RNAcentral holds the full RNA, with entries from ENA and SILVA. Predicted 3D model of a 351-nucleotide part of an RNA (small-subunit ribosomal RNA, central domain) from an uncultured bacterium. It matches the Rfam family "Bacterial small subunit ribosomal RNA". Gene Ontology terms of the family: ribosome and structural constituent of ribosome. The coordinates come from a structure-prediction model, not an experiment, and the mean pLDDT is 89.

[in-house]
Context: one part of a larger RNA
RNA sequence: CUGGGCUUAAAGCGCGUGCGGGCGGGCCGGCACGUCGGUCGCUGAAAUCCCCCGGCUCAACCGGGGAACGGGCGCCGAUACGACCGGCCUGGAGGGAGGUAGGGGGAGCCGGAACUCACGGUGGAGCGGUGAAAUGCGUUGAGAUCGUGAGGAACGCCCGUGGCGAAAGCGGGCUCCUGGACCUUGCCUGACGCUGAGACGCGAAAGCCAGGGGAGCGAACGGGAUUAGAUACCCCGGUAGUCCUGGCCGUAAACACUGGGCACUGGGUAGGGGAUUCGCCGAUGGAUUCCCUGCCGCAGCGAAAGCGUGAAGUGCCCCGCCUGGGGAGUAUGGUCGCAAGGCUGAAACUC
Numbered sequence: 001c002u003g004g005g006c007u008u009a010a011a012g013c014g015c016g017u018g019c020g021g022g023c024g025g026g027c028c029g030g031c032a033c034g035u036c037g038g039u040c041g042c043u044g045a046a047a048u049c050c051c052c053c054g055g056c057u058c059a060a061c062c063g064g065g066g067a068a069c070g071g072g073c074g075c076c077g078a079u080a081c082g083a084c085c086g087g088c089c090u091g092g093a094g095g096g097a098g099g100u101a102g103g104g105g106g107a108g109c110c111g112g113a114a115c116u117c118a119c120g121g122u123g124g125a126g127c128g129g130u131g132a133a134a135u136g137c138g139u140u141g142a143g144a145u146c147g148u149g150a151g152g153a154a155c156g157c158c159c160g161u162g163g164c165g166a167a168a169g170c171g172g173g174c175u176c177c178u179g180g181a182c183c184u185u186g187c188c189u190g191a192c193g194c195u196g197a198g199a200c201g202c203g204a205a206a207g208c209c210a211g212g213g214g215a216g217c218g219a220a221c222g223g224g225a226u227u228a229g230a231u232a233c234c235c236c237g238g239u240a241g242u243c244c245u246g247g248c249c250g251u252a253a254a255c256a257c258u259g260g261g262c263a264c265u266g267g268g269u270a271g272g273g274g275a276u277u278c279g280c281c282g283a284u285g286g287a288u289u290c291c292c293u294g295c296c297g298c299a300g301c302g303a304a305a306g307c308g309u310g311a312a313g314u315g316c317c318c319c320g321c322c323u324g325g326g327g328a329g330u331a332u333g334g335u336c337g338c339a340a341g342g343c344u345g346a347a348a349c350u351c
Base pairs, nucleotide, nucleotide: 003323004322005321006320007305008304012319014202015201016200017199021195022194023193025089026088027087028086029085030084033082034081035078036077037076038075039074041073042072043071050066051065052064053063054062055061092192093189094188095187096185097184098183099182100181104178105177106176107175108174109173110172111155115151116150117149118148119147120146121145122144126137127136163170164169207248208247209246210245211244212243216242217241221237222236223235224234259318260317261316262315263314264313267296268295269294270293271292272291273290274289275288276287277286278285300307301306324351325350326349333344334343335342336341
């Protein structure tokens, strides 16, 4: 340097932005760096290897000669492909114009139901809870019911096999600020592209720091039950937390267990967003077309299950990762973190 792989066997970084690097559309011209042909001009030490001859009685070993030294440089030439230089193009990419859908993001304000608590009215013995109970609450008046007030959190129906977002994720209403996508047009730029080691940013829940908040729920904890026991499952309580602001953490079954981009390769069916069109279907209309979300399936692929134009098919480009099980995501070193711990990550030994 090289092989085979990564849905489920080991293996896709949780997701994005992007420097370097790798790779890169069509046409024309130039150059001749890569590339290719020739030349045998220079070089390629000796020894070794190979061939021939010779010396030790043979051989190993040794001596002489030749070839070879797969290579490098120079020179002559070729110009398809790659690079480079110049010119042009519009199909990739981006922009403009017109339109559409959306729980995409941030901030502020508002709303109703439920719940808990407080106060007041009615009322008078239970309530609650379970398989059954008990702990618990209640004549200092509970539960029930009506009124008033306060508080925090979450937004029923609509809701979908549905939509949006790069992922994490996003659902009451209104306003403001703001990102992206799709469709139509083909007006502008003219390859401006793809990927992306490092890096940087985002990143559920739990957890951490500071300050607030605290209705309900509820690790820990206390109690009641169950049980042989019950450090549980069930019940009564209940702190942190769950919520907000600012700052950390950086993990996950971060899953479609399937990296991104481009091109190509039969169909059927349902849903969402748009555009065009209709002589016929007559409204949940028909036809064509673009984007998205599912299902079924040709070929093909696959160990099978299955995948199947949203590929796990056929190809190209770039990145990440795997290389028997245990030891072990451990030890050690480094680095990040307030800590918890994260990232990187072995070996002995053993099967």